[in-house]
RNA sequence: AGAGUUUGAUCCUGGCUCAGAGUGAACGCUAGCGGCGUGGUUAAGACAUGCAAGUCGAGCGAGAUUCGAUAAAGUAAAGGCUUCGGCCGAUACUUGUCGAUGAGAGCGGCGAACGGGUGCGUAACACGUGAGAAACCUACCCUUGAGUGGGGGAUAGCCUGCCGAAAGGUGGAUUAAUACCGCAUGGGGUUCCCGAUCACAUGAUCGGGAUACAUAAAGCUUGUAAUGGCGCUUAAGGAGGGUCUCGCGGCCUAUCAGCUUGUUGGUGAGGGUAAUGGCCCACCAAGGCUAAGACGGGUAGCUGGUCUGAGAGGAUGAUCAGCCACACUGGAACUGAGACACGGUCCAGACACCUAUGGGUGGCAGCAGUUUCGAAUCAUUCACAAUGGGCGCAAGCCUGAUGGUGCGACGCCGCGUGGGGGAUGAAGGCCUUCGGGUCGUAAACCCCUGUCACCAAGGAACAAAACCCAGGUUCAUAGCCUGGCUUGAGUUUACUUGGAGAGGAAGCAGUGGCUAACUCCGUGCCAGCAGCCGCGGUAAUACGGAGACUGCGAGCGUUACUCGGAAUCACUGGGCGUAAAGGGUGCGUAGGCAGUUAGGUGUGUCAGGUGUGAAAUCUUGGGGCUCAACCCCAAAACUGCACUUGAAACUACCUGACUAGAGACUCGGAGAGGUAAGCGGAAUUCCAGGUGUAGCGGUGAAAUGCGUAGAUAUCUGGAGGAACACCUAUGGCGAAGGCAGCUUACUGGACGAGAACUGACGCUGAGGCACGAAAGCGUGGGGAGCGAAAGGGAUUAGAUACCCCUGUAGUCCACGCCGUAAACGAUGUAUGCUCGGUGUUGGUUCCCUCGACCUGGAAUCAGUGCCUAAGGUAACCCGAUAAGCAUACCGCCUGUGUAGUACGAGCGCAAGCUUAAAACACAAAGGAAUAGACGGGGACCCACACAAGCGGUGGAUUGCGGGGUUUAAUUCGAUAAUAAGCGAGUAACCUUACCCAGACUUGACAUCCUAAUCGUAGAUUUUAGAGAUAAUUUCGUCGGCUCGGCCGGAUUAGUGACAGGCGUUGCAUGGUUGUCGUCAGCUCGUGCCUUGAGGUGUUCGGUUAAGUCCGUUAACGAGCGCAACCCUCGUCGUAUGUUGUUUUUUCAUACGAGACUGCCGGGUUCAACCCGGAGGAAGGUGAGGAUGACGUCAAAUCAGCACGGCCUUUAUGUCCAGGGCUACACACGUGAUACAAUGGUCGGUACAAAGAGUUGCGAGACCGCAAGGUGGAGCUAAUCUCAAAAAACCGGCCUCAGUUCGGAUUGCAGUCUGCAACUCGACUGCAUGAAGGUGGAAUCGCUAGUAAUCGCGGAUCAGCAUGCCGCGGUGAAUACGUUCCCGGGCCUUGUACACACCGCCCGUCACACCAUCCGAGUUGGCAGCGCCCAA
Repeated sequence: AGAGUUUGAUCCUGGCUCAGAGUGAACGCUAGCGGCGUGGUUAAGACAUGCAAGUCGAGCGAGAUUCGAUAAAGUAAAGGCUUCGGCCGAUACUUGUCGAUGAGAGCGGCGAACGGGUGCGUAACACGUGAGAAACCUACCCUUGAGUGGGGGAUAGCCUGCCGAAAGGUGGAUUAAUACCGCAUGGGGUUCCCGAUCACAUGAUCGGGAUACAUAAAGCUUGUAAUGGCGCUUAAGGAGGGUCUCGCGGCCUAUCAGCUUGUUGGUGAGGGUAAUGGCCCACCAAGGCUAAGACGGGUAGCUGGUCUGAGAGGAUGAUCAGCCACACUGGAACUGAGACACGGUCCAGACACCUAUGGGUGGCAGCAGUUUCGAAUCAUUCACAAUGGGCGCAAGCCUGAUGGUGCGACGCCGCGUGGGGGAUGAAGGCCUUCGGGUCGUAAACCCCUGUCACCAAGGAACAAAACCCAGGUUCAUAGCCUGGCUUGAGUUUACUUGGAGAGGAAGCAGUGGCUAACUCCGUGCCAGCAGCCGCGGUAAUACGGAGACUGCGAGCGUUACUCGGAAUCACUGGGCGUAAAGGGUGCGUAGGCAGUUAGGUGUGUCAGGUGUGAAAUCUUGGGGCUCAACCCCAAAACUGCACUUGAAACUACCUGACUAGAGACUCGGAGAGGUAAGCGGAAUUCCAGGUGUAGCGGUGAAAUGCGUAGAUAUCUGGAGGAACACCUAUGGCGAAGGCAGCUUACUGGACGAGAACUGACGCUGAGGCACGAAAGCGUGGGGAGCGAAAGGGAUUAGAUACCCCUGUAGUCCACGCCGUAAACGAUGUAUGCUCGGUGUUGGUUCCCUCGACCUGGAAUCAGUGCCUAAGGUAACCCGAUAAGCAUACCGCCUGUGUAGUACGAGCGCAAGCUUAAAACACAAAGGAAUAGACGGGGACCCACACAAGCGGUGGAUUGCGGGGUUUAAUUCGAUAAUAAGCGAGUAACCUUACCCAGACUUGACAUCCUAAUCGUAGAUUUUAGAGAUAAUUUCGUCGGCUCGGCCGGAUUAGUGACAGGCGUUGCAUGGUUGUCGUCAGCUCGUGCCUUGAGGUGUUCGGUUAAGUCCGUUAACGAGCGCAACCCUCGUCGUAUGUUGUUUUUUCAUACGAGACUGCCGGGUUCAACCCGGAGGAAGGUGAGGAUGACGUCAAAUCAGCACGGCCUUUAUGUCCAGGGCUACACACGUGAUACAAUGGUCGGUACAAAGAGUUGCGAGACCGCAAGGUGGAGCUAAUCUCAAAAAACCGGCCUCAGUUCGGAUUGCAGUCUGCAACUCGACUGCAUGAAGGUGGAAUCGCUAGUAAUCGCGGAUCAGCAUGCCGCGGUGAAUACGUUCCCGGGCCUUGUACACACCGCCCGUCACACCAUCCGAGUUGGCAGCGCCCAA
């Protein structure tokens, strides 16, 4: 930094898509370790359980429990003693006293307003930033001053009564305080008075005086003590915190345009507050906000920042930090320094729980956790060791803040999965042109290393303070310093050492282009892929798999979203003639912009300084974790805002001046400018009358229509409406729409000339106002012609059209609406600048002219046209009338369709107009130009293309071919022209590919291997069989040689590689061919033109059969085609001549000559060339042939051959017999024969050319009616044979008939070929004697030795020709001409076509499905009204 995609190609416009970066992500596949971060984005849904705010006994009373002491009282009592009466009595229990302990609760103080969570609400002084409060508050903390006197009465708790299920409530008695209440004191405060200083208005500060008001905990203190400590009260100040006010800044919507009544302001020493204020109240006034967007609606916490971007911007507001708001929903206050209070209170509501049904209880948007939702987000963990917070003198207690750990690849960063050597390039996979290539030094193998993980041992830092003890310093027991002592959740820590062993650790996506990376197999528009273009219909680098490769890598892809690319909303940085886009036009409000000059101010602007711009982040420089991520330090930056000091060019403002902009004045001429009134002639129609008679009218042709009741035509007179011929123009006027007979009245604007006047008065112009063609609407007139609708006639498949005959609204007038047009120059208005040429309209000046006139010339101003330069433009084109170069302002555009549509609103009588979307769908839609193709577009030209002719086809019979049908098979291919007597230039068997039946399986055929044989190969006999085949008989002694069963050959058997395939694909191919078309075209090099496709050349003027030639020419040359060169024929010469001829000639062969527009005349550009003529056998290409450019038709052929892929392998191959290709309701193509007298038939008599021949042609002769047979001369051919040419000519008969035409069909008898003529050959004889009397629509060939007609030959071939290829004989007609049909060439034009008119494409309908609306009805919910019942 760009790329893909609109087209056959091009340039442009323009959208869509991709490559990049990012994320609190999710999903798929995969997963070794660690560090640092991060983790309910959805339901501010609901929550079980535990914890998250307590602390102070150095404020207070009371005090369970436990322990100790005491031994006073009582009871019990082991044991001992006993005189048996009792006595002593450890010990235990209870009570009492003293002391310690001090649970749980209470009074009291402080905290609970912090910390933690969430983003509902909020478009707001909520936030950010900068100011202000002289209008305020502030517990704890710090500094300073002054104090801390003396009294009093209660109350909770405890005890006790009662109520209640509980929660709890309610009495009685009793008690304390740092709880509460009076009294005293007053440093100081409040109020008033006086003075001074200061200030931004209200005011602030200080000093003096007067009067009234209000205070205390004398509390606590484990201590030896203290002017001690902790407190308390008051006053001033500080710090930090809070509250209030203001400037500026940051979302969408005008399809929300008007909003507002405490609303806006004032008064009240009014109320209220810490404090200003309509914050509240009473009264007064009627204000206030709004297009710079009020009011309304939607959405949203704001910011530092984050992501992206070159930047400007755009998007975003997780984690961290600041502010705000909220705490189940709504409302409210209390307490307090602070709340209208997340873990407080009260009320209401919803929800949930408990309940004895009476009543209660609760609030995870704290940390964990549950459930629901969702694509989706963790542990009901450890610790207060650190940091911080609350309370406390402190020890300490509390702390789900916080510090840690756990879970999740969610992100970022780091590390590893080994390193070196190792070529028989192993095996294996994949591919292959079968040679090999590749995975690949990769592996194996050898030698090493040891990170991470694992095992074992050692082992930091976070810890140092506070506390306590001692010392020092000090006014101090404050603080600080020194020393000592103690404390670790994480922790089985980090880290280090040792051990073992390459051992435990690689995937994901992609590989058609964009975009790095390619092959095979499978599949066969199926399955599937796809971000866009698009892949897939039998050779898919795009589907699926494999191999290989590419990218990234513990991750990789996908999805979603953001920015980028997108200059695709354009400030940087776009446009509007035709691509989307100039408002229909003007006037003008706000706004924006604005001439020259001087002075001033200092608004913007510029420069310096000050304050602020929190920290973190980003950037830079350092530093710390082994590195990095991460963290720390410093700098820079934060592009902003405010204040301040300056500058004065520009801008703005103020003051003064000027005249070039603008205006006004005088004179002048031009004009369909406007409005109104009047007048005019021509024409149409109608009416009346005259003349006159049968048609008129209308059309492509007609008809409807009018007319004998007298039309049309013609003459006279009259009526009425509308429009104004000629002039008229490329002309004039107007803002646009628009304006046309003549005259008059009123009136607008522009222009020219002129000297003086005003002195920037100007330009543009959102809203607004006015004008605004035609059609249409309303009311009233008018109505000749024309003429929507309507009627009729035609046309047509239809014709609700085009054409014709009628004809209503309307067109006209007046008044009022409508407000739109391709309202167009598809080009907004204004101003300035920038080469020329040539018309035209209006004016002026000068020259010329005696003068008039004048389109004589020159200059100039204002219009209006054309051509053109520079320049512009995608191109077309524009080009002083800009689309050039600039300035100012307005309007408008942002892919196409939906759609200028729906809804809403405004306007309108209505029609409708204005404003103006979305869902959904597509990957285009579009502009200009290019080269084609096409056109029932144009110009020119050619061709048997038409026309002019001749003969046919189409009708009949028949042959052949194809279709169709049939069949066991009727093998296959060819299908408009360009298939159909085509492949096939010969299907009885064979051919043969088809069918049925029977056989063979390394095969009928090729190569290789093994074994055997060499009485082999081959020929032959017989039997069975349809044959293939099987068995069998007889004959038959392979070749070479180094003499080795060595080499070669052949056969048989076997084996597997393989053979074989007329199986498939002509849309995988080669080769060959048809066709356009023997049409004149198709291209290239260099140059030139174009942004480019491309053009030029090759066009143009002539000419030609021809892109043939000439001329012109930004082209000059060249190539493939044309022509010529080649063959045949025509004339002549020379030479030779067997088998030809023999007289020259003819004939044959070879070599030459000849024709070139060469000569003459005319035309032409005096070029090409054309016309005419001479000569000549031949004259303008002499005739015919061969020869077929670039290409088109995916034209034909895989069945001529070759060949890739696929398929088959006891068969889709091979052999064999028979059958079929020869079928037959039918329609088609191409021929033959005819329909007759230009003929038929019989007889006679002539004249060719070109060919063929030894498996052949076969003479003469003889036989047969004939086909033919017998026979064999001659001939390997200028010698012999086929071989008779036929039509023609001469003569006879036939006489217009289904015939002496015609010969189909059929019967009989034969001939020939051949193993074999049944299916299925040809021919002969006799007999039979069908259709057919010249052929509908339509259609074919042919321009001269041609058509037509007549016969002859050849290939193929055993036989078979109406086909094909050749040959000669006889031998015409016609062509005015290019309008038309078909085909073609060239130029031009239009195009929305490009598989190119057999194109493209619009709408209805039919069918299927979907949605919406209507729909006989039916049903549920809610509500209003009425009625009924009714507590």
A computed fold for a 1431-nucleotide RNA from an invertebrate metagenome, annotated as small-subunit ribosomal RNA. The coordinates come from a structure-prediction model, not an experiment, and the mean pLDDT is 83.